């Protein structure tokens, strides 16, 4: 770094240094000196991993299924992954480009397993 499966309308913030950017990108619309980012401290959220526990099968392990639990790895903690790009199908209005609303699927992200 790119691959591969899953999930992404749900939750959850205070301080203390820092001192002007942040929301990944495009183009909107936000946040932000009543303190961005980023760095420490303590807290929370949530269940990929994990732990326990039943049930089936089984010589035994691996591997599936269900149910609860949070010490431990990550991960998260404005706004839906803050909307959106590419097509598709409905709509409204137009003579048409092209717009406007409502959905789908794609793609790009991002977080966990996994394998190279």
């Nucleotide at each position: 770094u790119a691959c591969u499966c899953a999930u992404c309308a749900a939750g959850a913030g205070c301080a203390g240094c820092g001192g002007a950017g942040g929301g990944a990108c495009u183009g909107g619309c936000c946040c932000g000196a009543u303190g961005a980012a980023g760095c420490u401290g303590c807290g929370g959220c949530a269940a990929c991993c994990g732990c326990c526990u039943c049930g089936a099968a089984u010589a035994a392990a691996c591997g599936g299924g269900g149910g609860a639990c949070a010490a431990g790895g990550u991960g998260c903690u404005a706004a839906a992954u803050c909307c959106u790009g590419c097509u598709c199908c409905g709509u409204a209005a137009u003579u048409g480009u092209g717009u406007u609303c409502g959905g789908g699927g794609a793609g790009a992200g991002a977080u966990g397993a996994g394998a190279a």

The RNA shown here (SAM riboswitch aptamer (S box leader)) has 116 nucleotides and comes from a Kiritimatiellia bacterium. NCBI's taxonomy places the organism under Bacteria, Pseudomonadati, Kiritimatiellota, Kiritimatiellia. The coordinates come from a structure-prediction model, not an experiment, and the mean pLDDT is 78.